This is a predicted complex of two RNAs, RNase P RNA and transfer RNA, with 419 nucleotides together.

RNA sequence: CCAGAAGGUUGGAUAAUCGCGCGGUGAAUACUGUGAGGAAAGUCUGGGCUUCACGAAAAUGCAGUGCCGGAUAACGUCCGGGUGGCGCGAGCCAACGGAAAGUGCAACAGAAAGUAAACUACCCUGUUCACAGGGAAAAGGUGAAAGGGUGCGGUAAGAGCGCACCGCAAAAUUGGUAACAGUUUUGGCAUGGUAAACCCCACUGGAAGCAAGACCAAAUAGGAAUGGCAUAUAGGUGUAUUUUCCACCUGUCAUUCGGGUAGGUUGCAUGAGGUGUUCAGUAAUGGACAUCCUAGAUGAAUGAUUAUCAAGACAAAACCCAGCUUAUAGACCUUCUGGCAAU
RNA sequence: GGGGCCGUAGCUCAGUUGGGAGAGCGCUACGUUCGCAAUGUAGAGGUCAGGGGUUCGAUUCCCCUCGGCUCCACCA
Numbered sequence: 001c002c003a004g005a006a007g008g009u010u011g012g013a014u015a016a017u018c019g020c021g022c023g024g025u026g027a028a029u030a031c032u033g034u035g036a037g038g039a040a041a042g043u044c045u046g047g048g049c050u051u052c053a054c055g056a057a058a059a060u061g062c063a064g065u066g067c068c069g070g071a072u073a074a075c076g077u078c079c080g081g082g083u084g085g086c087g088c089g090a091g092c093c094a095a096c097g098g099a100a101a102g103u104g105c106a107a108c109a110g111a112a113a114g115u116a117a118a119c120u121a122c123c124c125u126g127u128u129c130a131c132a133g134g135g136a137a138a139a140g141g142u143g144a145a146a147g148g149g150u151g152c153g154g155u156a157a158g159a160g161c162g163c164a165c166c167g168c169a170a171a172a173u174u175g176g177u178a179a180c181a182g183u184u185u186u187g188g189c190a191u192g193g194u195a196a197a198c199c200c201c202a203c204u205g206g207a208a209g210c211a212a213g214a215c216c217a218a219a220u221a222g223g224a225a226u227g228g229c230a231u232a233u234a235g236g237u238g239u240a241u242u243u244u245c246c247a248c249c250u251g252u253c254a255u256u257c258g259g260g261u262a263g264g265u266u267g268c269a270u271g272a273g274g275u276g277u278u279c280a281g282u283a284a285u286g287g288a289c290a291u292c293c294u295a296g297a298u299g300a301a302u303g304a305u306u307a308u309c310a311a312g313a314c315a316a317a318a319c320c321c322a323g324c325u326u327a328u329a330g331a332c333c334u335u336c337u338g339g340c341a342a343u
Numbered sequence: 344g345g346g347g348c349c350g351u352a353g354c355u356c357a358g359u360u361g362g363g364a365g366a367g368c369g370c371u372a373c374g375u376u377c378g379c380a381a382u383g384u385a386g387a388g389g390u391c392a393g394g395g396g397u398u399c400g401a402u403u404c405c406c407c408u409c410g411g412c413u414c415c416a417c418c419a
């Protein structure tokens, strides 16, 4: 210098004028302070918060997760490790439990699609060169996939039929918290694929969501229909279903159609908060100390114009956090890898 | 803001243990008719919303993105 890998920051700046939301001061014109994002997005996860009478237990169902260990309020997130794959490398990727519990599926092609089979070719016997009977799974062909692979021996031809190496399985043993890895012995191969097919195993989860909910004010007909279960030693409800207990009600529950108001306050921003230093830990992260307070609308503010520089992103809060995913022009920084050249 | 559902031919819609992409209307050509309509025969027309994954194979199963539809206020 070129080509790459990983991680991070920023993502218009300054000035003037006018304007908008919220807070403060003021009798008032007014003055003053402050005002979007890394994703505010998708709503995909996990929590806080709130309601379901503050119900309890068991079973079933449903949904989700899925190598091991750790972090965390929690997680499907993150960190570290293992295994497999890709790359010369720095590094990157993985829905990565179970197919010897069971059921199912594999169109077309092909002889045969899973208790193997025999079309062509091969070998043996009979025999009339045809043909018939048998052997075999090595060769051909089909297919996404053909029932361990390579070599030697063996045989009529062949075959784990025998042997060596590799693969696979089981057992023992060593290292490791574990996933897993190494070594030795045995087995002649049984156990092909698919679980983002049903399913099995382990673990987790009560449901709904700030239009939740609380308070104030105003107004109206506690109206009608249909259906379920029932007539007190009974019935109904208790937020997936069933059972038991318990609690509440005496008729009760569900659905639909109606009536009225569509105003205000709160929930609503001091929080698993930010910044800096330091300690523990490989790291995620946690502890201690110091310091800071930083949007809060409800038809919904955060803008417009001018000047100079630069000129090109994705996109804009609505209860709040922790993540994930997706979109993102340009600029900058740190570490590392490969190549070329020079010293 | 928060839930739920849908996207297949020009239009309206089917499509299930994952293997053929279909129906009706419409369109084109030919026949029929003096001509038109109706009718008969034949034919064209598809990014199964887009992208990625699982699988031998995806409209179908899983994930992401885009677009559309719909429901949710309070009082008695």
Base pairs, nucleotide, nucleotide: 001339002338003337004336005335006334007333008332009331010330012309013308014307015306016305017304018303020035021034022033023032024031025030037314041325042324044323045322046321047320048319049209050208051207052206055245056244057243058242059241060240062205063204064203065202066201067081068080069079070078071077082096083094084093085092086091097200098199102198103197104194105193119140120139122135123134124133125132126131148166149165150164151163152162153161167189168187169186170185171184172183173182174181175180213266214265215264216263223257224256225255226254227253228252229251234250235249236248237247238246259418260417261416273292274291275290276289277288278287279286280285344415345414346413347412348411349410350409353368354367355366356365362399370386371385372384373383374382392408393407394406395405396404
Its mean pLDDT, the model's own confidence on a scale to 100, is 80. Rfam match: Bacterial RNase P class A. Rfam describes the family as follows. Ribonuclease P (RNase P) is a ubiquitous endoribonuclease, found in archaea, bacteria and eukarya as well as chloroplasts and mitochondria.